[in-house]
Context: one part of a larger RNA
RNA sequence: AGCGAACGGAGGAUGCCUAGGCUUCCGAUACCGAGGAAGGACGUGGUAAGCUGCGAAAAGGCGCGGGGAUCCGCAAACAGGAAUUGAUCCGCGCAUGUCCGAAUGGGGGAACCCGGCUGGCUGAAGGCCAGUCGCCACGAGCGAUCGUGGCGGGUACGUGGGGAACUGAAACAUCUUAGUACCCAUAGGAAAAGAAAGAAACAUCGAUUCCCGGAGUAGUGGCGAUCGAAACGGGAAGAGCCUAAACCGUGUGGUUUACGGACCAUGCGGGGUUGUAGGAGCACACAAAGCGAACAUUACCGAACCAGAAGCAGAUGGAAAUAUGCGCCGAAGAGGGUGAAAGCCCCGUACGGGCAAGGGGGAUGUUCAGGGAGUGCCACCUGAGUAGGGCGGGACACGUGGAAUCCUGUCUGAAUCUGCGGCGACCACGCCGCAAGGCUAAAUAUGAUCGGAAGACCGAUAGUGGACCAGUACCGUGAGGGAAAGGUGGGAAGCACCCCGAACAGGGGAGUGAAAUAGAACCUGAAACCGUUCGUUUACAAGCGGUCGGAGCGUCGUAAGGCGCGACGGCGUGCCUUUUGCAUAAUGAGCCUACGAGUUGUAUCCUGCCGGCGAGGUUAAGUCCUUCAGGGACGUAAGCCGUAGCGAGAGCGAGUCUGAACAGGGCGUUGAGUCAGCAGGAACAGACGCGAAACCUAGUGAUCUACCCAUGUCCAGGGUGAAGGUGCCGUAACAGGCACUGGAGGCCCGAACCAGUUUCCGUUGAAAAGGGCUUGGAUGAGGCGUGGGUAGGAGUGAAAGGCCAAUCAAACUGGGAGAUAGCUCGUACUCCCCGAAAUGUCUUUAGGGACAGCCUCGUCUGUGUCUUCGUGAGGUAGAGCGACUGAUAGGAAAAGAGGGCUUCAUCGCCUAUCGAUUUCUGAUAAACUCCGAAUGCGCGAAGAUUAAAGGACGGGAGUGAGUCGUCGGGUGCUAAUAUCCGUCGGCGAAAGGGUAAGAGCCCAGCCCUUCAGCUAAGGCCCCCAAGAACAGUUUAAGUUGAGACGAAACGAAGUGACACCGCUAAGACAGCUAGGAUGUUAGCUUGGAAGCAGCUAUUCAUUCAAAGAGUGCGUAACAGCUCACUAGUCGAGCGGUGAUGCGUGGAUGAUGACCGGGCAUAAAAACUGUCGCCGAAGCUAAGGACGCAGCACAGCUGCGUGGUAGGGGAGCAUUCCAGUCAGCGUCGAAGGUGGUACGUGAGUACUGCUGGAGCGUCUGGAAAAGAAAAUGUAGGCAUAAGUAACGAUAAUGAAUAUGGAAAUAUUCACACCGAAAACCCAAGGUUUCCUGAACAACGUUAAACGGAUCAGGGUUAGUCGGGACCUAAGUGGCAGCCGAGAGGCGAACAUGAUGGAGAAUCGGUUAAUAUUCCGAUACUCGCUUUGCAGGACAGAUUGAGACCGAGGAGUGACACUGCCGCCGUCUGACGGAAUAGACGGUUGAAGGCCGUAGGGCGACCGAAAGCCGACAGUACCGAGAGUCUUCGGACGAUCGGACAGCGCAGGUAAUCAAGCUUGCAAGAAAAUCAAUCUAUCGAUAAGCGCAAAGCGACCCGUACCGUAAACCGACACAGGUGGGUGAGGAGAGAAUCCUCAGGUGCUC
Repeated sequence: AGCGAACGGAGGAUGCCUAGGCUUCCGAUACCGAGGAAGGACGUGGUAAGCUGCGAAAAGGCGCGGGGAUCCGCAAACAGGAAUUGAUCCGCGCAUGUCCGAAUGGGGGAACCCGGCUGGCUGAAGGCCAGUCGCCACGAGCGAUCGUGGCGGGUACGUGGGGAACUGAAACAUCUUAGUACCCAUAGGAAAAGAAAGAAACAUCGAUUCCCGGAGUAGUGGCGAUCGAAACGGGAAGAGCCUAAACCGUGUGGUUUACGGACCAUGCGGGGUUGUAGGAGCACACAAAGCGAACAUUACCGAACCAGAAGCAGAUGGAAAUAUGCGCCGAAGAGGGUGAAAGCCCCGUACGGGCAAGGGGGAUGUUCAGGGAGUGCCACCUGAGUAGGGCGGGACACGUGGAAUCCUGUCUGAAUCUGCGGCGACCACGCCGCAAGGCUAAAUAUGAUCGGAAGACCGAUAGUGGACCAGUACCGUGAGGGAAAGGUGGGAAGCACCCCGAACAGGGGAGUGAAAUAGAACCUGAAACCGUUCGUUUACAAGCGGUCGGAGCGUCGUAAGGCGCGACGGCGUGCCUUUUGCAUAAUGAGCCUACGAGUUGUAUCCUGCCGGCGAGGUUAAGUCCUUCAGGGACGUAAGCCGUAGCGAGAGCGAGUCUGAACAGGGCGUUGAGUCAGCAGGAACAGACGCGAAACCUAGUGAUCUACCCAUGUCCAGGGUGAAGGUGCCGUAACAGGCACUGGAGGCCCGAACCAGUUUCCGUUGAAAAGGGCUUGGAUGAGGCGUGGGUAGGAGUGAAAGGCCAAUCAAACUGGGAGAUAGCUCGUACUCCCCGAAAUGUCUUUAGGGACAGCCUCGUCUGUGUCUUCGUGAGGUAGAGCGACUGAUAGGAAAAGAGGGCUUCAUCGCCUAUCGAUUUCUGAUAAACUCCGAAUGCGCGAAGAUUAAAGGACGGGAGUGAGUCGUCGGGUGCUAAUAUCCGUCGGCGAAAGGGUAAGAGCCCAGCCCUUCAGCUAAGGCCCCCAAGAACAGUUUAAGUUGAGACGAAACGAAGUGACACCGCUAAGACAGCUAGGAUGUUAGCUUGGAAGCAGCUAUUCAUUCAAAGAGUGCGUAACAGCUCACUAGUCGAGCGGUGAUGCGUGGAUGAUGACCGGGCAUAAAAACUGUCGCCGAAGCUAAGGACGCAGCACAGCUGCGUGGUAGGGGAGCAUUCCAGUCAGCGUCGAAGGUGGUACGUGAGUACUGCUGGAGCGUCUGGAAAAGAAAAUGUAGGCAUAAGUAACGAUAAUGAAUAUGGAAAUAUUCACACCGAAAACCCAAGGUUUCCUGAACAACGUUAAACGGAUCAGGGUUAGUCGGGACCUAAGUGGCAGCCGAGAGGCGAACAUGAUGGAGAAUCGGUUAAUAUUCCGAUACUCGCUUUGCAGGACAGAUUGAGACCGAGGAGUGACACUGCCGCCGUCUGACGGAAUAGACGGUUGAAGGCCGUAGGGCGACCGAAAGCCGACAGUACCGAGAGUCUUCGGACGAUCGGACAGCGCAGGUAAUCAAGCUUGCAAGAAAAUCAAUCUAUCGAUAAGCGCAAAGCGACCCGUACCGUAAACCGACACAGGUGGGUGAGGAGAGAAUCCUCAGGUGCUC
């Protein structure tokens, strides 16, 4: 370390539970608000943070009713109280009700600020209290003004105004989605609609709305996808009315008049309201009922509430309601609770009772309104920019169509009852109705709210997002997004006391309790994961880790036997998905637990099964009943299907259509349906689950960034030296020159600041863009702050498609929405039967479909396949081509043509040219055939096929990517694991044996068991089962060990066997010995060439046994050595050619390498032959299971049982329901964890331990019904790993104190910053500030420390900042303009600082505040009184206010610095000195007066200088009662002492000063102030000015951080963040280096 067992930890599954949800039904009710809502802010308790309640009358006040003993909420505790004189509590009513919010006096950044008027407090001012002051509309009023109403909120439902897109159409545009989503307006408890200018059809009905049918019909429709009525029938409900006009009367205004009136306009009253017309007018005649509203009384309903039957004992137990025994009640056995399971213990329940406000559609009564009939005559009235029409749209089911009907943007435009509209173009006839005014309950829709009931709904990853202090925490600028988190016990009886420990951590005892392994991290307590102990195994061992065998060890058992470990051996490449094919190095998964995907709806359709009835079957909406249940009846059958078809139709009908037909043919006729249930499929719906990029709609964003607007601010220092000017020279005058002056510039160098050039680092960073070195700009098109503007097909853009909140070729958020996805992934228990396809045709089709093919299930039928024989059709292989068509090499003959020669021309001759034709030889074809098989195919017969394997119809599919091998072909290179066809086989979907290994090759088709047998392919030396088998050859190369796991041309005395030729006893071949000569150095050539550089040559001749005018070596040339050739010796074979078997060279690659390895040589190789054996899941044997068939049928026999997609069948488990077992259960349910047994399996039963209250059997039913995978979701736990890292390398060390522990504190030393790493403000943060306590967590380590935790404390203003003052950009906005609506602009006016205006300084003091408190000294405004002076107020006008950049110069304080002087204190290891050194001080504000230079039109302002403030007994020194102390010091009443410069210098960006000079780009507004003028008022007054005294002076901010550990960056983050001060030495400098003051050593 592995495995096993036991015991633990961690974790929070499972079981049980429910406080909360979900769904449906019933009832109520359907609004709240200027009397201030909804919703909030802030308060409110004795102690009080949160929730709840409440509102300064504040967990509450008052009254009435109920109720009857405790109470002061959740929520304990302490303290203190209340209550039978009736509290708390419950119901109803009343009061109070801060501030915000429609928000409403004005403003505003919601919960804040500032006002006017009236009244009150105060002498006044200031401040406070109460009330009141909004806008719009309408009404009244002459008007001032008054009154009434509205405003905003709310879930769904309603009506109206606007109105998408994704999507579907397999693309897309009409169309669809859809008048949906969404936006807007507005109403009600409902809304809308509504009393026919209707519907119909020759018959009628009689407002509207809703339901069931009609009907997926008629229709509409790129006649595609789709869309889709109405009449009419059955039901629910039921209700009808009022005006305008004619006519009459009257008010007001006007016109006219002959003054009698008439007319016009506009009100009011009467009258009047319809269509077989009605009304008015005239004439005649004339009766009732019924209905509605208001008020009063009353039955009933209605709040809190009252009353309400009946049980005990003993057993078990912690506890009884359980079990046992004996009882009782029931108009109550619904339900809940009580220490387990209760009719009789408690609350309740049934049945009864009671009541305030209030309610009603009931009843009665009273009063009141409205309304109510005829006939005739007459011809006055009966809704006008209307009906209708043209054009363009829209709505109607109806898309412009033949398009009626309705609405109208525009242009037109009637009739008047002898009239008008409609009846689907239009016309006629006929019929129905009467528009252009209005109101109207119920039946219908919905549920934020209140009450009740129920559930084959959930039970904490479920059910609401939310069972719990949840729309919370948290995220985001914002719109918006949005969690996790339940359980001690019956009762806290919540562990007194002791011990360990630094301990209020944690633990051990003790005690409580039935139980503490129920101890608050608390029921049960699974798994991953982490341990402890024991057994066993393991240190030469190679491993998808199992399986088969198995020694040994341990253990249980009397034994048989079981259990754990497992040395060693055999075999053996996970799972899923996707694929032709995966161990694949193709996808997915770290592990565990929980959750997680074919569901549901629809009077849609098809099929099957099962049932009812049957030529019939069946109800729907609804109504009624009822025991209130997924019951019944009715609904006189509304309707639907069937009972008859044919035809375009008229129509006819067992027939009909076609047709001249009585022909023929087509479709029918010989009767079964229908309604439920269940199952399989289809259609429409998100339709098996998850997944886009996108599109549309409404909003939210310019705190980032882009640009713009307004207002402010910043830029050390150094350099260069334009124009202009002055002087001199110069010119007729200019010009020009020189010097000085001057100070221009998108000028130069270079800090701050801005940028981001190169490189390095960083890359799970210090940082989601930075750091180091370096670099560019740095007076400008410059940088920065504050406030504001522009918004999504829009903005902005010195332009990169850049930027628009870490997002940009169209932001973000919510919604349409579950968009769509011919695409990818995933898709969950078992067994049994059968079992594919990767092909054809078509396809905007090719990875998708439709039909066919192939599979399965059912019904019917009676075929199919093979073999043999017979009989047919055919044009392939082959073959052939004087048999066609084409192609085709060579030869011969050869007409003809070309060329040449010749000729005057012809003839003629010749030919390296072409060549018909003939002939000879050779030879060709997929699209040639005079020919022509084998196989295959058709038909017939017989036989075989132990299984009907075939066909038809119907239900359900899947497949339509294939792949390899043999054979026949095409393409290609007769390349490919290439590609395209055909044929057969395999894989796919097939295991087993062989091939070393291996989808497709060879053998062979796996139901299970067996330690039986026989074989196939292939093997038999060892690995490794079986022959070192036998016989004969070959190979020497480890060739090879398979025909094929590598190879050729070509090469070679390798070797075996064969054929032929030559030499050879007259002596071959090889070796050895000897010779190898002469003419001659052949000739030529040459310097030379003598056999041997080269050339020439019948290359000759001679001698000889033989010897070349020479085969090589060699020399300058010779020489020399050889060879050919000859002789001798030797003594038997030697040489060559061809074809062949086996070998050989050719043969070079990267880790060591392809015999499978060891290895093998008369073989373990190759070839030939022979006999054995081994060898598989094949076959056989024995037993068993299941399926199918047959039969003499509880059985036997026969055959069968590989399997992906897929079809079919049978079962298991889970949850819930009904019945059942007179079921089980504290004597122990479920769940958890072990064991045993049974079943083919899913699983089931029993049992030990745990657990502590529920659970099952059987028969049916219903489903949120089974997980290993979806880069699945959530939680938990691993791994890497005790690894990387601990965030600037400015740095620490010591002593002492405290403490369990020192990094803490103090002191000392050292180090770092010092234009900051110091100090002061603004923004932002919001208590972080100070003190005490304390260290769990936080702090990247420890911590005694802390910006962390707990408690207490802390922010003081007339003058500082803001408001009570002003205005800019901008914003709001009465009026006004525009716009479907929402809303957009907008003079006035208001608001709005980043600007203008505006009064305080010094010193002291706290743990923490100070220009705020205290002391002193000032100033501003207002009020009162007094005094003096003197017309006031308002308005207007004018001026000031009031403005740019750059530049250089003058004056010159304070601060600061240096030097000198003076004062004080301190200072030497030892001893002395102070003439030495060090440190500090040496001073003085605001304000007032005056005023030079200077400025201003002026009032006046005003550097400098001067006076006051001001000589404080201040600073400093000494003493000091005493108090505190961290021992360092601090405070301290009081007392005493000394006594000091207005020095010199440097220097300035303050101030004078908005100054001066200069430049061109020509540089806010208003308040306020001043002056002048005038209307008005006015003469002891009011009011104003000055002076003095007195009084008054409101609200908000004020702590602390603030280049940072407190802000923005997720962090105690190397980043970012505006303004001011910013010392010394060196230096031009704010550069740089070192240092003051001050701060710090960067949390390992």